[in-house]
RNA sequence: GAAAUCAUCGGGCAAACCUGUCUAAAGACAGCGACGCAAAGCUAGAGGGGCUAAUCCGCUUUGAAGAGAGCGGUAUGCCAGCCAGCCGUGGAA
Numbered sequence: 001g002a003a004a005u006c007a008u009c010g011g012g013c014a015a016a017c018c019u020g021u022c023u024a025a026a027g028a029c030a031g032c033g034a035c036g037c038a039a040a041g042c043u044a045g046a047g048g049g050g051c052u053a054a055u056c057c058g059c060u061u062u063g064a065a066g067a068g069a070g071c072g073g074u075a076u077g078c079c080a081g082c083c084a085g086c087c088g089u090g091g092a093a
Stems, first nucleotide, its partner, number of pairs: 006091001012037002018031005035081001041086003047083002049079003056073007
């Protein structure tokens, strides 16, 4: 000096619930709160995986029709606190 591991000190982040706003939804932002996290920092066409389905496609159904309802598929929407990639703080063993 580097890597792996992770005591201690200084600290850092902040789940769920609840409240408000945005949104079709997933989810995001803010407040409260603290379940947890050695990267719970960044990255969503580097990669895998997951969630939603507005739109579109197909089917069913109601109806004279317009149109409505339901089911399945679909991401350009979303999740990194799922795996992962990248960068990085501290110093005892």
The RNA shown here (c-di-GMP-I riboswitch aptamer) has 93 nucleotides and comes from Lawsonibacter faecis. The coordinates come from a structure-prediction model, not an experiment, and the mean pLDDT is 84. Taxonomically the source falls in Lawsonibacter (Bacteria, Bacillota, Eubacteriales, Oscillospiraceae). RNAcentral holds the sequence, with entries from Rfam.